[in-house]
RNA sequence: CUCUUAUCGAGAGCGGCGGAGGGACUGGCCCGACGAAGCCCGGCAACCUCGUCUGUCUACACAAACAGACGAAGAGGUGCUAAAUCCAGCAGACAUGGCGUGCAGAUGCCGGUCUGGCAGAUAAGAG
Repeated sequence: CUCUUAUCGAGAGCGGCGGAGGGACUGGCCCGACGAAGCCCGGCAACCUCGUCUGUCUACACAAACAGACGAAGAGGUGCUAAAUCCAGCAGACAUGGCGUGCAGAUGCCGGUCUGGCAGAUAAGAG
């Protein structure tokens, strides 16, 4: 770097160093000298670990494997520690509203809810 699987509306500091930036990208909207990034410490969670039960598979049973539920540990490997992955970004479904132009037919802009995807992040595994 690529692929596979799973997860992404919960949770987590009034600490120290540091000094201006940060929230992946684009557009918005935010955070920031009442101090950003980064580092250290603290914390959160439980992906990697273990156990019990149930199911699938099997002619039957057991084991293994896989799936689900519940539980244990927190030492180790990671991760995370503003806002839903901050929101949208592509497609569809359903509702249809506001504003502008126009005599009108019409037309331009903005907008709601849900579903699936794209992109991204993290873990575990493979190349």
SAM riboswitch aptamer (S box leader) from Tumebacillus flagellatus, 127 nucleotides, folded computationally. The coordinates come from a structure-prediction model, not an experiment, and the mean pLDDT is 81. RNAcentral holds the sequence, with entries from Rfam and Ribocentre. Of the family's consensus pairs, 97% are formed in the model. Lineage of the source: Bacteria > Bacillati > Bacilli > Alicyclobacillaceae > Tumebacillus.